A computed fold for a 532-nucleotide part of an RNA from a metagenome, annotated as small-subunit ribosomal RNA, 5' domain. The coordinates come from a structure-prediction model, not an experiment, and the mean pLDDT is 83. The full RNA is in RNAcentral, with records from SILVA.
Context: one part of a larger RNA
Order: sequence, then C1' cells, then structure tokens
RNA sequence: GAACGCUGGCGGCGUGCCUAAUACAUGCAAGUCGAACGAUGAGGUCUUUCGGGACCAUCAGUGGCGGACGGGUGAGUAACACGUAAGCAACCUACCCUGUGGUCUGGGAUAACUCUGCGAAAGUGGGGCUAAUACCGGAUAGAGUCUGUGUACUGCAUGGUGUGCGGACCAAAGGGGGCCUCUUUUAAGCUUCCGCCGUGGGAUGGGCUUGCGGCCCAUUAGCUUGUUGGUGUGGUAACGGCGCACCAAGGCGAAGAUGGGUAACCGGCCUGAGAGGGUGAACGGUCACACUGGAACUGAGACGCGGUCCAGACUCCUACGGGAGGCAGCAGUAGGGAAUAUUGGGCAAUGGGCGCAAGCCUGACCCAGCAACGUCGCGUGGGUGAUGACGCUUUUCGAAGUGUAAAGCCCUUUUGUGCAGGAAGAACGUGCAUAGGAAUAAUACGCCUAUGUAUUGACGGUACUGCACGAAUAAGCCCCGGCUAACUCCGUGCCAGCAGCCGCGGUAAUACGGGGGGGGCAAGCGUUGUUC
Repeated sequence: GAACGCUGGCGGCGUGCCUAAUACAUGCAAGUCGAACGAUGAGGUCUUUCGGGACCAUCAGUGGCGGACGGGUGAGUAACACGUAAGCAACCUACCCUGUGGUCUGGGAUAACUCUGCGAAAGUGGGGCUAAUACCGGAUAGAGUCUGUGUACUGCAUGGUGUGCGGACCAAAGGGGGCCUCUUUUAAGCUUCCGCCGUGGGAUGGGCUUGCGGCCCAUUAGCUUGUUGGUGUGGUAACGGCGCACCAAGGCGAAGAUGGGUAACCGGCCUGAGAGGGUGAACGGUCACACUGGAACUGAGACGCGGUCCAGACUCCUACGGGAGGCAGCAGUAGGGAAUAUUGGGCAAUGGGCGCAAGCCUGACCCAGCAACGUCGCGUGGGUGAUGACGCUUUUCGAAGUGUAAAGCCCUUUUGUGCAGGAAGAACGUGCAUAGGAAUAAUACGCCUAUGUAUUGACGGUACUGCACGAAUAAGCCCCGGCUAACUCCGUGCCAGCAGCCGCGGUAAUACGGGGGGGGCAAGCGUUGUUC
C1' cells in the first nucleotide's frame, strides 16, 4: 500500500500481491567492437582472361571490453548486519584525470575451415591447414618490489617519510588516416589519431578494525576446547585462531552471558502541543538472497539472479543408452487470498554497456493502458419567477409543510459532441559551409573551438487555442433516543428487528420497517481492519 456495501461525470499528480521466498506455458529483459584477427556460407555493387577478383557487408569462430552495473525480493540475519563517530603506521581499486619513462627482437601453436568417426538428441573424438592487440621466450629498467648498508627528519607502540651506494627480480601490441621515396605493389621512413607496457599522484568505489546506539522472555543461569592468550609457520590485497603445529589455562556472565522467540536496518512516514508511541509500502542509502545445500574457476572486482561443477527435490524430452530447466527481471498463467494492473508503445529524452565514429543493445527509463486506491482541482448550471400551481405528507379540517423548489421567461457554455489549427519537451551528435587554433616538413589527413545551415518526438494530432450546437451529457450515500447536527405519521407488538457505549421493541416506539420532512458529507458516502 487497504478490503467490503451502495453509488459514480471529468482532469492533474501519485500509488497498486501486505497472502504462497508457491509452481511456472510463451515472448522479451546484455551485449558490443570488421579501426585486434583469419575466413567468405547467404546478400548487394563493380569487374572478368568466365577459373575468378575487388569493394560494401557479415552468420559462425579466435580476441578485447562489458556480463560483479542496472532491475527484483526481504527468506535468512539480534550480527560491526545497520546507524553514527573514528581508525588503517594493516589494505586493494578496471575504465577516468594528471605527471614521467618506454613500446626493441624472436618463436611455437590453435579455433574457424577441410577430411572423417560416434550419438536419437544434447553434444563429442581423431587427422590436416592458418591469423592476431591470443600464447610463450630473449633484450632494456629511470621508476617499482625485495634485500644489504649509510644518513636526515619525524611519530602514536609495532614504526613512518626522504635521500646515497651495492645486489637480485619483473614489461609491452599493434591498428586507422595522410605524406614521401617510388610507381608494379608490398615494405621501409615521416606524421597524426586511437591503443599497449612500467611507475608516481589524484578521483571514485570497496575491504578491515573500534567506541556508542536501537526488540521480547530469567517460567532460559551458567556458557566455552580453536575455546582465551603466546611462539612459529602457512594463507590473504590486508590485520587477525583466518588455518595449522607446539606451549600456557584461560575467556564470557545478573551492567543478563548462553539458550529460546520475533525481526532486514536507516533517512524517513503516521500520530502528538511536546516528550513520546507506532511503523519501515512508495522514493533514497546500506545489507542479504537468487529452486534447496555446498564448492571453487575466471577476473581489477564474484564465491557470481538470466556463468561453471557436485548433491537433492521437482518439471520436461528420450530411440531407455542419456539429456534439458530454474520469472524474488518486464508482461503474463495457475494456485493461495478480503485483495493488488497490460503477454502495450518507444529508445524521442535521462542514464548505462560496447565502439574512433556512425551506430547497435537497453521490460533501466520515458510514456500509454487498467483500478474513485489516494490526493488536489473542476462540473452536474446562473438570474428572474406566486400570499405560493399539481402531486405528496401532516392536520385541531381553519390550514401548514415540501417551496423560488418546479413550470414559465431571460442568459451562460466550464464540461460534452462535432469541425479546424496545433505545441514545449531537441540538445547533443552527425553532414555541409565559413573562420580560428594546436600539432606537423606540410597550405595532407585527422583533431579542437566558434558561427550558420540541414537532420532527429514513443507520448500524439495529445496538451492547448478557436468556431458551431444546445441546459443540453452528469448525485449519491449515511444519519435524525443521548453522546451527536437533525421529528413527525403509519405498520409491527420482547415478534420482526436495531445496536459503537448506554440501551430500544411486551398496542400510541422521535431507537425496529416504510412514507413525508430534516441534518451531515459529496463523486463519493458508509462499514470493517490497523496505528497514534
């Protein structure tokens, strides 16, 4: 966060499985890069000596980055999980920013592909070929790490920071564009942009430690053997019984240990004059979990929701040999329940991933749909109109009430219907043009800046505006004994019924049921639940 009953015109903004962390059909929710690499099955364009070739582009594959974010849920957890305040002289941090120094020289494979075997399938084995920013050597090492030895400064105990000398150890990858020598191209060279490697600093994000704080039960009083401490060793990014070996016998507890129950925590939210009490939906921060239990691998980061392995329960396929799966992502289904929505549109905006970029992906997000679930606003008409119609009710039968209410007359047109016009949200980016700048051998290329111009909207022909029509399309619900605003008639007769409490009803019931009248609130009104 409501639900139920009666009723229901519109709009803005919000909110919407509180129960079964039950089980899930189907679709979508994490990809991207051809400017890392080989390759060319399909497609397009050009060309051809009809064999093919070039370019665009690209399924699959190798490789890189991302899949640890974003999104969901609250099962577990009474704990340094959270909040707050500190500490790390005991630590890590991909991408990003900034400084500095580099990017030299070799090698062997392997997927794709091809040949072939096994299998129902999922899949998998063998032979052969090939590339890289994949993998592996060698060189170099200012800096860095470790170590030996001086020295200066300093702190908070272990110590920290700087500086000198010696030793040991560790790197790298190329790609796109342009120019030039030259034209037959490759290649080399120069240059620019994007990368790559080492290291210092920053930023961001995390890890660890500590003080204090926030539930119930004593009808739980004793608990503990890796237990508490030490030495050594291993392990980690890092301190530490974190693990292990040995040694000592400690450690915690009525200021509540241990055990049991309950529970994610907070900013906040509700209430209240406050103190306090309750609560933790939505939004924001942290934590935990991802069918149940366990484990590691990869990686800067995980012990990993849409990865891997093992075990289990369940579901599905099977040729019975064996396999596949995990909505507490968005919709949706069944079930449970008093109860909770569409198997919608779009990447236009904001944000994220990849990419030089164009762009691709994005159920994050932005929108639309459903629901009076909440809140705010608007409307359902306005004026005039009788000593006062009809009807209805009451009556002391004279009349009174409904009541200016209606009708009638005069207006208005929010809303509605129709027609017409029609947004803001869009600025980046990119293309073109012009001007300037840094770099450079260069007035190439590419890059940066500014101006102009072109291009991009799911919502949506929506909001909004104008015109036309016509009071037209729009009022209910609860109550009327006291508390508590609002009274009479009839029916009923301790019956039928009402009721929050007190209590009404047994023949004149303001308390039951109906009528008339009245009171309250109003697209709502009541009831129930919950909190103060």